[in-house]
RNA sequence: GCAGGAAUAGCUCAGGGGUAGAGCUUCUCCUUGCCAAGGAGAAGGCCGCGGGUUCGAAUCCCGUUUCCUGCU
Numbered sequence: 001g002c003a004g005g006a007a008u009a010g011c012u013c014a015g016g017g018g019u020a021g022a023g024c025u026u027c028u029c030c031u032u033g034c035c036a037a038g039g040a041g042a043a044g045g046c047c048g049c050g051g052g053u054u055c056g057a058a059u060c061c062c063g064u065u066u067c068c069u070g071c072u
Stems, first nucleotide, its partner, number of pairs: 001071007010024004018055001026042005048064005
């Protein structure tokens, strides 16, 4: 230099055009004499960034940043 992949909640990851989800974590409540375990609920992300397409974009297209892999 070229090609491919990844970036979404504090963490690990789904979701591939129609109001963004799960598990773990955190907080509150129930249960218990207390803890643990269990149960119920809540909080937390405008989806790396900038444009474009579209009635509508996390999703499609272009550029760009960081990381990983391959080729040279």